[in-house]
RNA sequence: GCGCCCAUAGCUCAGUUGGUAGAGCGGCCGUCUUAUAAGCGGCAGGUUCCUUGGUUCGAGUCCAAGUGGGCGCA
Numbered sequence: 001g002c003g004c005c006c007a008u009a010g011c012u013c014a015g016u017u018g019g020u021a022g023a024g025c026g027g028c029c030g031u032c033u034u035a036u037a038a039g040c041g042g043c044a045g046g047u048u049c050c051u052u053g054g055u056u057c058g059a060g061u062c063c064a065a066g067u068g069g070g071c072g073c074a
Stems, first nucleotide, its partner, number of pairs: 001073007010025004019057001027043005050066005
């Protein structure tokens, strides 16, 4: 330099055909226990999805440019 992949909650990751963003773990509250852990029930957590712009009635999803990370080739 070229090609490919990834970026979504504190962490690990889903998110199908474009139609109101989710799970597990973690956190908090309750229950259970003499108590702790485990178990069970609930709640919160995203300046709304790396940034900017575009398409669209509507974008995490499609398009363009960029940023960061990874792999391969040179």